[in-house]
C1' cells in the first nucleotide's frame, strides 16, 4: 500500500401425479446442496485432512508421572589419590542401580458423553460475602534449641499380598522458645454511609523461619545463586450470588414441612434452611408450578434469497463422569481417570487361611454392529513436570503406516491420418453407423520406473574471547555479542538434473415422462424393474443381452440422514359460505384492543458515547507451498448484552379538561317477546236414546277389521282431553332454541322524536355462569287424537319395509334431569368507510288539503335486482363473501375415527376432551361435455292403436345346437348367428377320418451332367387307385461349334401349408340409419375445459326453409344430378304391327310405317297459376288445369363415427409354427348319423273349397358341351326322331289362378297327403351309404293351433303362376318377373327404437354403470381381558460398613511444662449415612387362553342401502326394532326432482 465509502454487485426458477377434459384445494414423489457415512462395481499418483456415530460392554501384553544426590542417611563398579600386614581398607570428582526420609509435580495434560432441563451452560453483571501454590514488584527478616523415626542390622509371622518385634542413624523431616509489621482476634473513639458495613486511630492478646551450592578467606567472617518466613500489591486461576436466554408432554393441575421468613448458635476461604434449636405461616403455579419424556451446552457446523429449520465428529471454551454406590484424607487447588477406605458386580491368582485389579489415555484383543487404523518412530520441533544446570521423563505433541473416508492437483498422450479398411451392430439391402476412431506417419515426456545430487524446518546447548552487571574482588555467578564443536524422528523427504519409451496408468451409471440420451434381440403378467406415474399377456425406446448414445470422471452409482423445492404451521408468508375449519346461543372474569385535548415523566421507541460480544471459523485485501485444497497477516463482522448522554412524534405512565363514543332522562310507538290465571267455539272419539237396514270399511286390487246381539248414515243430549280453521303476508317479536284462539295480571327488549344530565363509563372473550328443538331419562297425574315397539291382512322369489286394520310407551301437565341436531345464512362479535334501482313492516318530517289519498325526505328492520372490488368457480354485492381495525374459536392429505385408553359430567342413555399404530396415492369444491334417468317438454317412425295374414300345435324340408362318431372339416352367436359363408356334399368339391404312396416336391426362378423333339396313339401287364413298367409313330432352327424346347438324374436357394392370430393389419361387408345430423375458419365470451355459431319462434320428409339474434361464412351430410316406371312429340321400320287395298287355314304373302311396339333425342311438374291462412316472411290447406300435384312411385346412392362387431377359410399381409410334413398324390368313407331343444320355410287341416271336362289371357328371361318343335312310341316319367335357332324370327313355352259346365255336402271325407311296399325313367365312371323324377298300392299326424311372437298403409298385403342363376343331375331356398287384387289408421295415452331442448347426477369401461352392509377364508396391526413378569419411582419401618463431627469413665504417649498439666492416640457411644431387607402405593413396560371392532386381499355367500324422483327423496339428531345394508316413530335441514298455484323483482 489494500481491505473503507458511492455506483456496481450479490440475491428468490419449477416438475410428476386425483380428471373424458378444466380450474381450484390438497397430499405424496423427484431435479439441489450437505455427511465422521456404509454397500456394489471399479481404481494410476500427490498434497492436505480425517477415521467406534453400535456395548460408559469387557480387557491379554507393552507403554502414558515423574524429577531432584546443589534437602538428608547409607551403600554399590571402573578410574584417581593415600594407606598397607598385599588379604585389603580409607578418601574422592564425575557417574549409576534398587530402595527409603524429604520437596515439588502426580487437581495440568490425555479421554469420554453415561448422568445432568439444572445458575449446567451462553450473555450480561456482582462479590463493600472470598480463596489463590508456582510466577512478578515492594517491605521486613531467615536467631537459637530439642527429641525422634525411616532406610539399615537381627528375630519373626504369611503361599503370597504384606506385615511384626528389638536396636541405631540423618535432614530443607517433626517441635518448643525468641523477635516481628500495615496479619489475625478482642475492646474503645472519629469520619463517611446505611439493611448488614467502608476507611482512620489507640489499647491488649496471639502468629514465622533452613539450608544448600560456588568462590575468597586471616577461619572470625564476607559475598554470589538458588531456596524459606511475615506481610501488601499485580498477575493467573477459582468458589459463590444475580437479570435474560434455553426440547416435548395439560390424556401431568395443583405443589411443597427445612417447606417460606425471622431470632439465636453451629459451619465455610466465603453469603446463605448450608446445619441445628425455637417463634410465624408462609413460598410456588395457566406468563405452565408439579410430575413423565428426551437431552451435555456454546463458538460453530449443514441448508436457506432471507427470516427460519436441523444439528453440537474433528478444533476451542465451560460442564460432567473415571467398573457401580457411598466417605473422607492429603493438598494453594480434589472429595482425586493410572490416590486411599467401605460395600455390591465381575475377572484372576491361591498352600482355601487370604489376596489382587478397574485402557470413557496410546497401541491392541474379544464382543456389538453396515461401520471406523499400527500391539510403528521420536523426543529433533512446539508445549509441559522436576531440576542450579547438564539432563530426565512426557502414546501431550512430532512424524511415520493402513483405508478413495473427504477436498484439492495432476495423468492415463498431442498433430497428421479416408482405401471412410477389417470386424461388429442395424438396414427399406442402395447403404448407415462404430468413425479420426485403428492402422500408419511425425512428435513430445508430466506421473510412476531407473540412476545421479540435495533442501529448509536449528532455536538452542557447550567450550573459549570481549564487554556489561555483581562485589571488597580481576574470582565465582549472571547477561549480551562473537569463534570453535555439536542436536533431525520425519528421511536420503521435498526439489533439482539426466536416460529410455507411447511405453505401465478408465470407469460407472443412465437412456418411458419427469431427464440429456434409441434401435436390434430373447421373455411373453413368467422372469423381472420401479423414487413417483406405472412397464411385462408374442411386433417392450421401461424386463435381459447386445451395438449404439448421453453423463460424470479416479471415482460411479445405491442405501441412510438433515435443510430445501413446501407460502404443507403461513413472523417475513396461509385460511375457515360450498374443498379441512365459525363454538348453538347470550353473559361476563383474567388477558388483548381502545375516542378528542393540555401538561410533565421518560418504561417501550429513536440517536450518540463507552464496555464487552474469546480465538478459530464465514466474508473481504494480501501473502507463503509451482496451482489449488491447506495454511499465515490484517481488515470487517459477529445483526447482542450491558451502562451512559440525549429526543419526546407515537405507546405507555400521573394529573386536567371535552363530548361525537357508551349510558341515564323525557315523549311516544309496533310487536305469536315471556310467565300465570281464567274463557270460548268448529272437529276428532266414546257414551245414551231415537230413525232405520245390509252392508260399512279400506286399496293400485284386496283382505284382516266393524255389522243383523242393528254398524255405517242420520238426529238430540252427555264426557273427556289435544290443538287452536280462515285472517296468514320472501309479514312481526326474541341471543339463539322459539313463539300464533280470546281476556285480565306481572315483566323483559327494540325503535322513533326530543337533546337535559354523566363524561370513555368502551369492544372482545379463555376459564366461569346460564339458556338451549325433538327424542329419551326420574317421579306423580292425565290420556281424545297420533302413534315407534308389538298383532294381524296384503305385496313379493323372501318383505322383519312401503300399503292397509289395530295398537302401546311417548306426545299433554307439575317438578327435576339430559346438553345434543342439516341447533344452517352451512357466512363469529363490534366499529367505520365505499355506486344506485325497486318492495314492504314500524315511527316520524316536509309539502299539500276541510280531511283522507297523492308527492318529496329521514330512521329502524326485513326482502329482490345490480355497478366497481372480491371470489377457483358457483356466486357475493350498505344486512359484502368488498376496504380496514380489534378481539375470540377453529383448519392443516383420505382412511383408521369423533374410535381406543385416560379424565370430568350424568340415575342410564349418553355427552365432553381426544390419539397411536397400520393402510392408501389420492380423498375433495366448482364448473365443461357427454351418456344416463321406473325427470320434464317438443317430434318423429308398421313403434303402439285400427286392420289382413301368419309363426307358435301336425307332417315334411332346411339350417343351428346338443349327443354320437374314426371322422361327422371349418367359420357365422342378442338386434345385426341359425334356407347365413353353400348362385347346388353320390365321386370330385374337401379343407375332416381310414388305409396306400412320394420329398426340391402337383407349380414357379436359378445351376450341373445326361437324352432326344415336344408330343401324339391306342393297345397291353401288377394294382382299389395314385403309381411303377413296356409297345408303336415321331422332329425344328444352324455361321455345323451350337441353340431353342422338353424330359430325366443331382445340388441347394426354395416351393407349399384352407396351420395360428380378425384383438398385428389391408381390401370388403354387417349395423345404429337413408336417422338429420357432424363438423371447420375467423369473430366474440370465458382463468380454463369449453361456449356462441347450431340456441330461439314458425315450418319441414330433412341442420328443409324463414324471420330473430355476437355472430359471419363455409365443408361432409339432406335434396337434386343418375336409372326405372307413368304421358307425349320427334327419328327409324326387321326379326316388330295390320287401319286402309289385294291374298292366305295362318299378317301366310305383296304392300304400308297409319296404329301397337322397339329404342335413340327431346317435352313435361316448377308451390308454377288462384284463393284462404300465416309475420307484406318460410310454409300450410283448398282449388283449376293436367298423363301425373305438392319427394309421382320404385331404385341406386350410407356424413363424422359406434360396436377390438364379422371375414388370416375369397384374396393380400407382419409375426409366429410344420418342412420324408401341418406339404403333395389316391381309393374308400365322413360333412347325409339322431332319445332331444330352436329359428327359418313347405303343405294342410278343407265348400270363397277338392276332382275331371272345357276355355282365356302375361310379364320377364334363357339357349351351341345347347334350347330343342313338328310326328311317332310309352299311362306316364320318358324314349325314337330331327325341321329351326348364334335369338324382337327358332325352341323351352303349358303360363296359373280366373272363367264355363258336371260330382262331391261336413265326414278324418272325393279334405290331407306323410310314410312304407312294388314296378320303373333319367343323369352320371359310378345313385348301397347318399340324387331327382313316374305309375300302382299303402294313407300317418292334422278339424285353424296355449303363453308369447311377426310383416303389412296401395297396385302394397294376400293369393296364383313363370323364369333365371348355379347346375352331368338333383330346389319347398334364393333372385328376377308378371296375373287376380282388399281392410284399416280414431289418434299419439302407453309399449320400442330415434331426433331436438332442458334437468339430476356419486356414471366417463359411461345405467350391462357405480356401489353399501353382514357371513365365510387369509394376513396384518390395535383395544380389552383372569393374570404372570420386569424396569422406575414415593411412603413407612427395619437395619447400619467406612467415614467426618460430637461425646467420653477405664486405657496409652518421644519432644513442651510452672510436673498440676497442655496436646496427641487408641478403644467406645452418639447423630448422620451407602449397600441390603420387609410392607403399602404410584407409573410404564412385556407377556396372556379368550374376545372386539379395524385395515388389506382373486373372479366367494345373501340382498339391493345410496348416486336419476335411484323407483317410500335423500340426509342430522335422538328412540326402538330387525341376517345385514337398514325400516319406523319424533323434531329438524335443502345439500330434492317434478307439476301447479301465489307474491315479488329485471328488461321492453
Nucleotide at each position: 500500500a489494500a481491505a473503507c465509502u458511492u455506483u456496481u454487485u450479490u440475491g428468490a426458477a419449477g416438475a410428476g401425479u386425483u380428471u373424458g377434459a378444466u380450474c381450484c384445494u390438497g397430499g405424496c414423489u423427484c431435479a439441489g446442496a450437505a455427511c465422521g457415512a456404509a454397500c456394489g462395481c471399479u481404481g494410476g499418483c500427490g498434497g492436505c485432512g480425517u477415521g467406534c456415530u453400535u456395548a460408559a460392554c469387557a480387557c491379554a501384553u507393552g507403554c502414558a508421572a515423574g524429577u531432584c544426590g546443589a534437602a538428608c542417611g547409607a551403600g554399590a563398579a571402573c578410574g584417581c589419590c593415600c594407606c598397607u600386614u598385599c588379604g585389603g581398607g580409607g578418601g574422592u570428582u564425575a557417574u549409576u542401580a534398587a530402595a527409603g526420609u524429604g520437596g515439588c509435580g502426580g487437581a495440568c495434560g490425555g479421554g469420554u458423553g453415561a448422568g445432568u432441563a439444572a445458575c449446567g451452560c451462553g450473555u450480561a453483571g456482582g462479590u463493600a460475602a472470598u480463596c489463590u501454590a508456582c510466577c512478578u514488584a515492594g517491605c521486613a527478616g531467615c536467631g537459637g534449641g530439642g527429641a525422634a523415626u525411616a532406610a539399615c542390622a537381627c528375630u519373626u509371622g504369611g503361599a503370597a499380598a504384606c506385615g511384626a518385634g528389638u536396636g541405631c542413624u540423618a535432614a530443607u523431616a517433626c517441635c518448643g522458645c525468641a523477635u516481628a509489621c500495615g496479619u489475625u482476634g478482642g475492646u474503645c473513639c472519629c469520619u463517611c454511609a446505611u439493611a448488614a458495613g467502608u476507611g482512620g486511630g489507640a489499647c491488649c492478646a496471639a502468629g514465622a523461619a533452613a539450608g544448600a551450592g560456588g568462590g575468597c578467606u586471616u577461619c572470625g567472617g564476607c559475598u554470589c545463586u538458588c531456596a524459606c518466613u511475615g506481610c501488601u500489591a499485580g498477575a493467573u486461576g477459582a468458589g459463590c450470588c444475580u437479570g435474560c436466554g434455553u426440547c416435548c408432554c395439560a390424556u401431568u393441575a395443583g405443589c411443597u414441612a427445612g417447606u417460606u421468613g425471622g431470632u439465636a448458635g453451629g459451619g465455610u476461604a466465603a453469603a446463605a434452611g448450608c446445619c441445628u434449636a425455637c417463634c410465624a405461616a408462609g413460598g410456588c403455579g395457566a406468563c405452565g408450578a408439579u410430575g413423565g419424556g428426551u437431552a451435555g451446552c456454546u463458538g460453530g457446523u449443514c441448508u436457506g434469497a432471507g427470516a427460519g429449520g436441523a444439528u453440537g465428529a474433528u478444533c476451542a471454551g465451560c460442564c460432567a463422569c473415571a467398573c457401580u454406590g457411598g466417605a473422607a484424607c492429603u493438598g494453594a487447588c480434589a472429595c482425586a481417570c493410572g490416590g486411599u477406605c467401605c460395600a455390591g458386580a465381575c475377572u484372576c491368582c491361591u498352600a482355601c487361611g487370604g489376596g489382587a485389579g478397574g485402557c470413557a489415555g496410546c497401541a491392541g484383543u474379544g464382543g456389538g454392529g453396515a461401520a471406523u487404523u499400527u500391539u510403528g518412530c521420536g523426543c529433533a520441533a512446539u508445549g509441559g513436570g522436576g531440576g542450579a544446570a547438564a539432563c530426565c521423563c512426557u502414546g501431550a505433541c512430532g512424524c511415520a503406516g493402513c483405508g478413495a473416508c473427504g477436498c484439492c492437483g495432476c495423468g492415463u498422450g498431442a498433430g497428421c491420418g479416408a482405401a471412410g479398411a477389417a470386424g461388429g451392430c442395424c438396414u427399406u439391402c442402395g447403404g448407415g453407423u462404430u468413425g479420426u476412431a485403428a492402422a500408419g506417419c511425425u512428435c513430445u515426456g508430466u506421473c510412476a520406473g531407473c540412476a545421479g545430487g540435495g533442501a529448509a524446518a536449528a532455536a538452542g546447548g557447550u567450550u573459549g574471547u570481549u564487554u556489561g552487571g555483581u562485589u571488597a574482588a580481576u574470582a565465582c555467578c549472571c547477561a549480551a555479542a562473537u569463534a570453535g564443536c555439536u542436536u533431525g524422528a520425519u528421511g536420503g523427504u521435498a526439489c533439482c538434473u539426466g536416460c529410455a519409451g507411447a511405453g505401465g496408468a478408465a470407469g460407472c451409471a443412465c437412456c418411458g415422462g419427469c431427464u440429456a440420451a434409441c434401435u436390434c434381440u430373447g421373455u411373453g403378467c413368467c422372469a423381472g424393474c420401479a423414487g413417483c406415474c406405472g412397464c411385462g399377456g408374442u411386433a417392450a425406446u421401461a424386463c435381459a443381452g447386445a451395438g449404439g448414445g448421453u453423463g460424470c470422471u479416479a471415482g460411479c452409482g445405491u442405501u441412510g440422514u438433515u435443510c430445501g423445492g413446501a407460502a404443507u404451521u403461513a413472523c417475513u408468508g396461509g385460511g375457515c359460505g360450498u374443498a379441512a375449519a365459525g363454538g348453538g346461543c347470550g353473559u361476563g372474569u383474567a388477558g388483548g384492543c381502545g375516542g378528542c385535548u393540555u401538561u410533565g415523566c421518560a418504561a417501550g421507541u429513536c440517536a450518540g458515547g463507552u464496555g464487552u460480544g474469546a480465538a478459530a471459523u464465514c466474508u473481504c485485501g494480501g501473502a507463503g507451498c509451482u496451482c489449488a485444497a491447506c495454511u499465515c497477516c490484517g481488515a470487517a463482522a459477529c445483526u447482542g448484552c450491558a451502562u451512559u448522554u440525549g429526543a419526546a412524534a407515537c405507546u405507555g405512565c400521573a394529573a386536567g379538561g371535552c363530548u361525537a363514543g357508551a349510558g341515564u332522562g323525557a315523549a311516544g310507538u309496533a310487536g305469536a317477546g315471556g310467565c300465570u290465571a281464567g274463557c270460548g267455539g268448529a272437529a276428532u272419539u266414546c257414551c245414551u236414546a231415537g230413525u232405520g237396514u245390509a252392508g260399512a270399511g279400506g286399496u293400485g286390487a284386496a283382505a284382516u277389521u266393524c255389522g243383523u246381539a242393528g254398524a255405517u248414515a242420520u238426529u238430540a243430549g252427555g264426557a273427556a282431553g289435544a290443538a287452536c280453521a280462515c285472517c296468514a303476508g320472501u309479514g312481526g317479536c326474541g341471543a339463539a332454541g322459539g313463539c300464533g284462539g280470546c281476556u285480565a295480571g306481572c315483566u323483559g327488549g327494540g325503535c322513533u322524536u326530543u337533546a337535559a344530565c354523566u363524561g370513555a363509563c368502551g369492544c372482545u372473550a379463555a376459564a366461569g355462569c346460564g339458556c338451549g328443538a325433538a327424542a329419551g331419562c326420574g317421579u306423580g297425574g292425565g290420556g281424545a287424537g297420533c302413534a315407534a315397539a308389538c298383532a294381524g291382512g296384503a305385496u313379493u322369489a323372501g318383505a322383519u319395509a312401503c300399503c292397509c286394520u289395530g295398537g302401546u310407551a311417548g306426545u299433554c301437565c307439575a317438578c327435576g334431569c339430559c346438553g345434543u341436531a342439516a341447533a344452517c345464512g352451512a357466512u363469529u362479535c363490534a366499529c367505520a368507510c365505499u355506486c344506485g334501482c325497486u318492495g314492504u313492516a314500524u315511527c316520524u318530517g316536509g309539502u299539500a288539503u276541510u280531511g283522507a289519498c297523492c308527492c318529496c325526505g329521514g330512521a329502524u328492520g326485513u326482502a329482490g335486482c345490480c355497478u366497481a372490488g372480491c371470489u377457483a368457480a358457483c356466486g357475493c354485492g350498505u344486512u359484502a363473501a368488498g376496504u380496514g381495525u380489534g378481539a375470540c374459536g377453529c383448519c392443516u392429505g383420505g382412511g383408521g375415527a369423533g374410535u381406543a385408553c385416560g379424565g370430568u359430567c350424568g340415575c342410564a342413555a349418553g355427552a365432553u376432551u381426544a390419539a397411536a399404530a397400520c393402510u392408501c396415492a389420492a380423498a375433495g369444491g366448482a364448473a365443461u361435455u357427454g351418456a344416463c334417468g321406473g325427470g320434464g317438454g317438443c317430434c318423429c317412425g308398421c313403434a303402439c292403436a285400427a286392420g289382413c295374414g301368419g309363426u307358435g300345435g301336425a307332417u315334411c324340408a332346411u339350417g343351428u345346437g346338443g349327443u354320437u362318431u374314426a371322422a361327422u372339416u371349418c367359420g357365422a352367436a342378442g338386434c345385426a348367428a341359425c334356407g347365413c359363408g353353400c348362385a347346388a356334399a353320390a365321386c370330385c368339391u374337401u379343407a375332416c377320418c381310414u388305409g396306400g404312396c412320394c420329398u426340391u416336391g402337383a407349380u414357379a426362378u436359378c445351376c450341373u451332367u445326361c437324352u432326344g423333339a415336344a408330343g401324339u396313339c391306342u393297345u397291353c401287364u401288377g394294382g382299389a387307385a395314385a403309381c411303377a413298367g413296356g409297345g408303336a409313330c415321331g422332329g425344328c432352327c444352324u455361321u455345323c461349334g451350337g441353340g431353342a424346347c422338353a424330359g430325366a438324374a443331382g445340388u441347394g436357394a426354395c416351393a407349399g401349408g384352407u396351420g395360428c392370430u380378425g384383438c398385428a393389419u389391408g381390401g370388403c361387408u354387417g349395423u345404429c340409419g337413408u336417422c338429420a345430423g357432424c363438423u371447420c375458419g375467423u369473430g366474440u365470451c370465458g382463468u380454463g375445459a369449453g361456449a356462441u355459431g347450431u340456441u330461439c319462434g314458425g315450418u319441414u320428409a330433412a341442420g328443409u326453409c324463414c324471420g330473430g339474434c355476437a355472430a359471419c361464412g363455409a365443408g361432409c351430410g339432406c335434396a337434386a344430378c343418375c336409372c326405372u316406371u307413368a304421358u307425349u312429340g320427334u327419328u327409324a321400320g326387321u326379326u316388330g304391327c295390320c287401319a286402309u287395298c289385294a291374298u292366305u287355314c295362318a299378317g301366310u304373302u305383296g304392300g304400308g310405317c297409319a296404329c301397337u311396339c322397339u329404342a335413340g333425342c327431346g317435352a313435361g311438374a316448377c308451390u308454377g297459376c288462384c284463393g284462404a291462412u300465416g309475420u307484406u316472411a318460410a310454409a300450410u290447406c283448398g282449388g283449376a288445369g293436367g298423363a301425373a300435384g305438392g319427394u309421382g312411385g320404385g331404385g341406386a346412392u350410407g356424413a363424422c363415427g359406434u360396436c377390438a362387431a364379422g371375414u388370416c377359410c375369397u384374396c393380400a399381409u407382419g409375426g409366429c409354427c410344420c418342412u420324408u410334413a401341418c406339404g403333395g398324390c389316391c381309393a374308400g368313407g365322413g360333412c347325409u348319423a339322431c332319445a332331444c331343444a330352436c329359428g327359418u320355410g313347405a303343405u294342410a287341416c278343407a265348400a270363397u273349397g277338392g276332382a275331371c271336362a272345357c276355355c282365356a289371357c302375361a310379364a320377364a328371361g334363357a339357349g351351341c358341351u345347347g334350347c330343342g318343335a313338328a310326328c311317332c312310341c310309352g299311362c306316364g316319367a320318358g324314349g325314337g326322331g330331327a325341321a329351326g335357332c348364334u335369338a324382337a324370327c327358332c325352341u323351352c313355352a303349358a303360363a296359373a289362378a280366373a272363367g264355363u259346365g258336371u260330382c262331391c255336402u261336413c265326414a278324418g271325407u272325393u279334405c290331407g297327403g306323410a310314410u312304407u311296399g312294388g314296378a320303373g325313367u333319367c343323369u352320371g365312371c359310378a345313385a348301397c351309404u347318399c340324387g331327382a323324377c313316374u305309375c300302382c298300392a299303402u294313407g300317418a299326424a292334422g278339424c285353424u293351433g296355449g303363453a308369447a311372437u311377426c310383416g303389412c298403409u296401395a297396385g302394397u298385403a294376400a293369393u296364383c303362376g313363370c323364369a333365371g342363376a348355379u347346375c352331368a343331375g338333383c330346389a319347398u331356398g334364393c333372385u328376377g318377373c308378371g296375373g287376380u287384387g282388399a281392410a284399416u289408421a280414431c289418434g299419439u295415452u302407453c309399449c320400442c327404437g330415434g331426433g331436438c331442448c332442458u334437468u339430476g347426477u356419486a356414471c366417463a369401461c359411461a345405467c350391462c354403470g357405480c356401489c353399501c352392509g353382514u357371513c365365510a377364508c387369509a394376513c396384518c396391526a390395535c383395544g380389552a381381558a383372569a393374570g404372570c413378569u420386569g424396569g422406575u419411582u414415593u411412603c413407612u419401618c427395619c437395619a447400619g460398613a467406612c467415614g467426618u463431627c460430637g461425646g467420653u469413665a477405664c486405657g496409652c504417649c518421644a519432644a513442651c511444662u510452672u510436673c498440676g498439666g497442655a496436646g496427641g492416640c487408641a478403644g467406645c457411644c452418639g447423630c448422620c449415612c451407602a449397600a441390603g431387607g420387609a410392607g403399602a402405593g404410584a407409573u410404564c413396560g412385556g407377556u396372556g387362553a379368550u374376545u372386539g371392532g379395524g385395515g388389506u386381499g382373486a373372479a366367494g355367500u345373501c340382498g339391493u342401502a345410496a348416486c336419476a324422483a335411484g323407483g317410500u327423496a335423500g340426509c342430522c339428531g335422538u328412540a326402538g326394532g330387525g341376517g345385514a345394508a337398514c325400516c319406523u316413530g319424533c323434531g329438524g335441514c335443502u345439500g330434492g326432482a317434478u307439476c301447479a298455484c301465489c307474491u315479488c323483482c329485471u328488461u321492453u
Model confidence (mean pLDDT): 83 of 100. This is a predicted structure of a 1548-nucleotide RNA (small-subunit ribosomal RNA) from a bacterium. The sequence was found in a public genome assembly.